[in-house]
Model confidence (mean pLDDT): 84 of 100. The RNA shown here (transfer RNA) has 73 nucleotides and comes from Micractinium conductrix. Rfam family: tRNA. The RNAcentral record of the sequence draws on Rfam.
RNA sequence: GACCCGAUAGCUCAGUUGGAAGAGCAUCUGCCUAACACGCAGAAGGCCUGGGGAUCGAAACCCCAUUGGGUCA
Numbered sequence: 001g002a003c004c005c006g007a008u009a010g011c012u013c014a015g016u017u018g019g020a021a022g023a024g025c026a027u028c029u030g031c032c033u034a035a036c037a038c039g040c041a042g043a044a045g046g047c048c049u050g051g052g053g054a055u056c057g058a059a060a061c062c063c064c065a066u067u068g069g070g071u072c073a
Stems, first nucleotide, its partner, number of pairs: 001072007010025004019056001027043005049065005
């Protein structure tokens, strides 16, 4: 220098054909217990890395940038 993959909840990751946000763990509340743990039920937690574009509509498509990893030179 060229190219490829990733960035989504505190953490690890899903997200189909573009119709607007999900799981597990963790946290909090309740139930259970003499109490704790386990178990059960529920809740909270996200402007989806940043900017721009196309679209009625973007986490997703296009362009640029940032950052992590990789291949080649």